[in-house]
Molecule: transfer RNA
Organism: Nitriliruptorales bacterium
RNA sequence: GCCGGGGUAGCUCAGUUGGCAGAGCAGCGGAUUUGUAACCCGCAGGCCAGGGGUUCGAUUCCCCUCUCCGGCU
Numbered sequence: 001g002c003c004g005g006g007g008u009a010g011c012u013c014a015g016u017u018g019g020c021a022g023a024g025c026a027g028c029g030g031a032u033u034u035g036u037a038a039c040c041c042g043c044a045g046g047c048c049a050g051g052g053g054u055u056c057g058a059u060u061c062c063c064c065u066c067u068c069c070g071g072c073u
Stems, first nucleotide, its partner, number of pairs: 001072007010025004019056001027043004049065005
């Protein structure tokens, strides 16, 4: 330099032929327990890597940039 894959909650990851952003774990509160853990109920937590474009509407489609991983040279 070229090719491919990835970037979404604190962490690990889903998601959608364009129409409300989710799960598990972690955190907080409650219930239970003599108490703790486990189990159960609830709550909070997101500029969907950044910028631009298309569209009534973009996490999703297109372009550029950044970054991580792998391959080729």